The RNA shown here (transfer RNA) has 72 nucleotides and comes from a Patescibacteria group bacterium. Model confidence (mean pLDDT): 81 of 100. Its Rfam family is "tRNA". Its family is annotated with triplet codon-amino acid adaptor activity in the Gene Ontology.

RNA sequence: GCCGGUAUAGCUCAGUGGUAGAGCAGUCCCUUCGUAAGGGAAAGGCCACAGGUUCAAAUCCUGUUACCGGCU
Numbered sequence: 001g002c003c004g005g006u007a008u009a010g011c012u013c014a015g016u017g018g019u020a021g022a023g024c025a026g027u028c029c030c031u032u033c034g035u036a037a038g039g040g041a042a043a044g045g046c047c048a049c050a051g052g053u054u055c056a057a058a059u060c061c062u063g064u065u066a067c068c069g070g071c072u
Stems, first nucleotide, its partner, number of pairs: 001071007010024004018055001027041004048064005
């Protein structure tokens, strides 16, 4: 220098055009003499950033940034 992959909740990951979900962690409640386990509830992200396409974009296209890998 060229090519590919990844970027979504505190963490690990789903979600392939129609207003974003799970598990774990944290908070509250129930249960217990108490703890753990178990059950329930609420909270937490406008999806790395900037543009474009579209009635509508986390999703499609382009560029940038960070990380990982390959080639030279």
Background:
Taxonomically the source falls in Bacteria candidate phyla (Bacteria).